[in-house]
Predicted 3D model of an 83-nucleotide RNA (transfer RNA) from a Synergistaceae bacterium. Rfam family: tRNA. Its family is annotated with triplet codon-amino acid adaptor activity in the Gene Ontology. The family's RNA type in Rfam is transfer RNA. The source organism's lineage runs through Bacteria, Thermotogati, Synergistota, Synergistales and Synergistaceae. The sequence was found in a public genome assembly.
RNA sequence: GCCGGGAUGGCGGAAUGGCAUACGCGCGGGUUUCAAAAACCCGUGGCCGCAAGGCCGUGUGGGUUCAAGUCCCACUCCCGGCA
Numbered sequence: 001g002c003c004g005g006g007a008u009g010g011c012g013g014a015a016u017g018g019c020a021u022a023c024g025c026g027c028g029g030g031u032u033u034c035a036a037a038a039a040c041c042c043g044u045g046g047c048c049g050c051a052a053g054g055c056c057g058u059g060u061g062g063g064u065u066c067a068a069g070u071c072c073c074a075c076u077c078c079c080g081g082c083a
Stems, first nucleotide, its partner, number of pairs: 001082007010025003018066001026044006045056004059075005
């Protein structure tokens, strides 16, 4: 230099162009227990707001589209291959 794959929450990891983050772990609260462990139930992105609610959020910046994590372009970083 060329080719291929990848980047999603605190972590792992799904997601056919249509509720952004299913599911698991972790964390917080609760039930249970003498106490704990285990098990079970509820909650768990950020900012603003008393609240209702609003805005933002899938590596970065653009584009297509009524609608993008998903399609297109450029770039950054990681993994692999070729030279």